[in-house]
RNA sequence: GCGGGAUUAGUACAGUGGUAGUACAUCUGCUUCCCAAGCAGAAAACGGGGGUUCGAUUCCCCUAUCCCGCU
Numbered sequence: 001g002c003g004g005g006a007u008u009a010g011u012a013c014a015g016u017g018g019u020a021g022u023a024c025a026u027c028u029g030c031u032u033c034c035c036a037a038g039c040a041g042a043a044a045a046c047g048g049g050g051g052u053u054c055g056a057u058u059c060c061c062c063u064a065u066c067c068c069g070c071u
Base pairs, nucleotide, nucleotide: 001070002069003068004067005066006065007064010024011023012022013021018054026042027041028040029039030038047063048062049061050060051059
């Protein structure tokens, strides 16, 4: 230098055009003499910019970081 892959909540992962989900964690409440466990509820995220579209996490382009291969 070229090609490919990954980037979604604090963490690990789903989600392939139409309200962004699960588990653990966090917070609140219930329960308990207290803790733990259990139950209920809440908050919290699409790496950045642009394009296509009525509508983009999703499709296209550029870019950032990480990984793999080639040279």
The RNA shown here (transfer RNA) has 71 nucleotides and comes from a bacterium. It matches the Rfam family "tRNA". Rfam classes the family as a transfer RNA.